[in-house]
Context: one part of a larger RNA
RNA sequence: UGACGGGGGGCCCGCACAAGCAGCGGAGCAUGUGGCUUAAUUCGAAGCAACGCGAAGAACCUUACCAGGGCUUGACAUCCUUCUGACCGGUGAGUAAUGUCACCUUUCCUACGGGACAGGAGAGACAGGUGGUGCAUGGUUGUCGUCAGCUCGUGUCGUGAGAUGUUGGGUUAAGUCCCGCAACGAGCGCAACCCCUAUGUUCAGUAGCCAGCAUUUAGGAUGGGCACUCUGGACAGACUGCCGGGGAUAACCCGGAGGAAGGCGGGGAUGACGUCAAAUCAUCAUGCCCCUUACGGCCUGGGCUACACACGUGCUACAAUGGCGUAAACAAAGGGAAGCAAGAGGGUGACCUGGAGCGAAUCCCAUAAAUAACGUCCCAGUUCGGACUGUAGUCUGCAACUCGACUGCACGAAGCUGGAAUCGCUAGUAAUCGCGGAUCAGAAUGCCGCGGUGAAUACGUUCCCGGGUCUUGCACU
Numbered sequence: 001u002g003a004c005g006g007g008g009g010g011c012c013c014g015c016a017c018a019a020g021c022a023g024c025g026g027a028g029c030a031u032g033u034g035g036c037u038u039a040a041u042u043c044g045a046a047g048c049a050a051c052g053c054g055a056a057g058a059a060c061c062u063u064a065c066c067a068g069g070g071c072u073u074g075a076c077a078u079c080c081u082u083c084u085g086a087c088c089g090g091u092g093a094g095u096a097a098u099g100u101c102a103c104c105u106u107u108c109c110u111a112c113g114g115g116a117c118a119g120g121a122g123a124g125a126c127a128g129g130u131g132g133u134g135c136a137u138g139g140u141u142g143u144c145g146u147c148a149g150c151u152c153g154u155g156u157c158g159u160g161a162g163a164u165g166u167u168g169g170g171u172u173a174a175g176u177c178c179c180g181c182a183a184c185g186a187g188c189g190c191a192a193c194c195c196c197u198a199u200g201u202u203c204a205g206u207a208g209c210c211a212g213c214a215u216u217u218a219g220g221a222u223g224g225g226c227a228c229u230c231u232g233g234a235c236a237g238a239c240u241g242c243c244g245g246g247g248a249u250a251a252c253c254c255g256g257a258g259g260a261a262g263g264c265g266g267g268g269a270u271g272a273c274g275u276c277a278a279a280u281c282a283u284c285a286u287g288c289c290c291c292u293u294a295c296g297g298c299c300u301g302g303g304c305u306a307c308a309c310a311c312g313u314g315c316u317a318c319a320a321u322g323g324c325g326u327a328a329a330c331a332a333a334g335g336g337a338a339g340c341a342a343g344a345g346g347g348u349g350a351c352c353u354g355g356a357g358c359g360a361a362u363c364c365c366a367u368a369a370a371u372a373a374c375g376u377c378c379c380a381g382u383u384c385g386g387a388c389u390g391u392a393g394u395c396u397g398c399a400a401c402u403c404g405a406c407u408g409c410a411c412g413a414a415g416c417u418g419g420a421a422u423c424g425c426u427a428g429u430a431a432u433c434g435c436g437g438a439u440c441a442g443a444a445u446g447c448c449g450c451g452g453u454g455a456a457u458a459c460g461u462u463c464c465c466g467g468g469u470c471u472u473g474c475a476c477u
Base pairs, nucleotide, nucleotide: 004473007472008471009470010469011468012467013466014465016461017460020425021424023422027316028315029314030313031312032311033310034309035307043054044053065302066301067300068299069298071296074126078125079124080122081121082120083119084118085117089104090103091102092101093100107116108115109114128291129290131289132288133287137285138284139280140279141278142276144274149188150187151186152185153184154183155164156163157162168179169178170177194268195267196266197265199236200235201234202233203232204231205230208226213223214222215221239262242256243255244254245253246252318418322377323376324375325374326373328371334365335364336363339358340357344353345352346351384415389410390409391408392407393406394405395404431453432452433451434450435449436448437447
C1' cells in the first nucleotide's frame, strides 16, 4: 500500500430487510439438467454469473453420435501430364440408398500450331478434420455493476515503499456541485449530446371527416374539402427560469405558482481501471500436437425423443371474484409473393373447393380477450380439472412406426391451495387478459415484442445479503 473478518467504530446506498401483492416448493403435463440405461443415447455450459442455456424451432436433412454399405487427389481450392468435347439435360440396368455400369443429346475462338472452358484418367504436392489444448492465443461474451469509482502530469512531503491531490464541512442518483485545504491542473468513468414516449405550433394530405354542402346502392361509397383524428418532417417547450422559507450570503433542500409535463418527467441505447488462468479452439480466426484407403468424405437406417429416480425453469389447475351458453363493445404492434388470402360453396370441426384483392396507411392475416348484459349450474372430486386411453379424421412433407401438430366423439386420472425452505415486484409497476413476430415445409406452455384491465404497501434502517466511503486493529500477504 492493499486485502481480510475471528474484530471494533462513524456515515451512506440497493425490492437488501421490513410493509404488502402474487408465486415456486405438493398435483398433472411441457422443457432443460444430473443419474441410470444404451450399439449410440454427439458436444459444450456448473454457486450467484450452468440447468425453456449455445438450440430464432433434432421425423430425413440438420447431425457433430451409432450400425451397416460404398469412395480414396477426394464434397471444396491451386498446380502438372494425358484423353475427350462439352457443361447442362434425358433414358435404362442395378441397389435399402449413395456409390457403380451402359446409352442418347450437346461448345466457343483460331494466324490451323493451338487456346478458352468443362468432363474423364494419372502422379504427387496437397485438400479435409465439429480431433486435443480456452491453462499457448485473437476476437466476442458473462460478472461484480450503470456500482462511483480508477488514474496521470507538474509541484510539495517522505532515506524509501509511497503519501498528497481523491482527505475534511455540507450536498447529490453520482469523485454531482459548493466551501475549505500544499496543492494546481488533466484524463477514463458520472451527466449531457442519440432514440422512443408525454404537450403544442407549422408544413404536407389516395388513412380520417356528414365537421359544412351535394349525390347515394346508406358502405367515406362518390363528388368535394384538409377543419378535426392520424401519419411524419421541422420547430417550440423544463432551465430550480419565477415566488416564499431553510442553509454559510454557497452548493443545495422544502413548499408554492404557472404548466401537458418539475426538479434526472418516464423508458431505452450507452458498461471506467480492473476481478474471476470466468466462458467459448463446436460461430469465426489461429500457434503447437495428432489422423491421412481415415479421427477425411458419401449413403440408408437408427440415435440425440430411452426411464426405478433427483433437481431447475415454466404451463394448466384445484373453482362461484368461478365454469358453460346466447347475443353485444373497445386495441396496439407486426407480417405477407415459392406469400397473405376476402366474399361464396362444402364439412359438427381441423380443413377442403375456388379464387376477388394486395409487393400493401389502399387488400389480406384479423372475430382481440379479459369486460358488460341475460340465462344456467348450487359447493359436489362437481356442468371444477383436464392427464391418460380408444376410435374416426385433417394438414404439412419423398416419408409422421420409432418421433409431428391439429379436429370430432367417447374415456375421464392426480389435484380441495401445498413441509422445511425459497423467488419476483415500488406504478401504468405487480397481477391478470388476449394479439403479433423471428426461427420455420410442418412442429411453442419457450423467446422477443404489443396493447387492454389495473392494485396493495414502504413506520423505518436494529437485523440478513451485496456495495461505497472514512477510521482503528492484528496470528495474514
Annotation
A computed fold for a 477-nucleotide part of an RNA from an uncultured bacterium, annotated as small-subunit ribosomal RNA, 3' major domain. Its Rfam family is "Bacterial small subunit ribosomal RNA". The coordinates come from a structure-prediction model, not an experiment, and the mean pLDDT is 83.